[in-house]
RNA sequence: GACGAUAUAGCCAAGUGGUAAGGCAGGGGAUUGCAAAUCCUCUAUCCUCAGUUCAAAUCUGAGUAUCGUCU
Numbered sequence: 001g002a003c004g005a006u007a008u009a010g011c012c013a014a015g016u017g018g019u020a021a022g023g024c025a026g027g028g029g030a031u032u033g034c035a036a037a038u039c040c041u042c043u044a045u046c047c048u049c050a051g052u053u054c055a056a057a058u059c060u061g062a063g064u065a066u067c068g069u070c071u
Base pairs, nucleotide, nucleotide: 001070002069003068004067005066006065007064010024011023012022018054026042027041028040029039030038047063048062049061050060051059
């Protein structure tokens, strides 16, 4: 330099244009003589900026970061 992949909560991770699942961790509560375990509950500007659309995590463009292949 060329091509490609990935970016979603503190961590892991699903989501084929129509209300952002789930698990772990953490906060609060129930239970307990005290704990553990268990149960309930709380936490998202979806990497950034624009565009398309009635409606965008999802489609398009330009960037940023990381990774890979080739040179």
About this RNA: This is a predicted structure of a 71-nucleotide RNA (transfer RNA) from Chromera velia. Rfam family: tRNA. It is annotated as a transfer RNA. Rfam describes the family as follows. Transfer RNA (tRNA) molecules are approximately 80 nucleotides in length. The RNAcentral record of the sequence draws on ENA.